[in-house]
RNA sequence: GCGGAUAUAGUUCAGUGGUAGAACGAAAGCUUCCCAAGCUUUAGGUGAGAGUUCGAUUCUCUUUAUCCGCU
Numbered sequence: 001g002c003g004g005a006u007a008u009a010g011u012u013c014a015g016u017g018g019u020a021g022a023a024c025g026a027a028a029g030c031u032u033c034c035c036a037a038g039c040u041u042u043a044g045g046u047g048a049g050a051g052u053u054c055g056a057u058u059c060u061c062u063u064u065a066u067c068c069g070c071u
Stems, first nucleotide, its partner, number of pairs: 001070007010024004018054001026042005047063005
């Protein structure tokens, strides 16, 4: 230099154009003499920028980071 893969919540992962989810974790409450366990509720996220579209995590382009291969 060229090609490919990945980027979604604090962590690990789903989600192939139509209200963004799960588990663990965090906070509050209930329960308990206390702790643990259990139950309920809440908060928290699409790497960045642009384009297409009525509507984009999803499609296109650019870019950033990490990884792999070729030279």
This is a predicted structure of a 71-nucleotide RNA (transfer RNA) from Holospora obtusa F1.
The organism belongs to Holospora obtusa, within Bacteria.
Its mean pLDDT, the model's own confidence on a scale to 100, is 82.
RNAcentral holds the sequence, with entries from Rfam.
It matches the Rfam family "tRNA". By type it is a transfer RNA.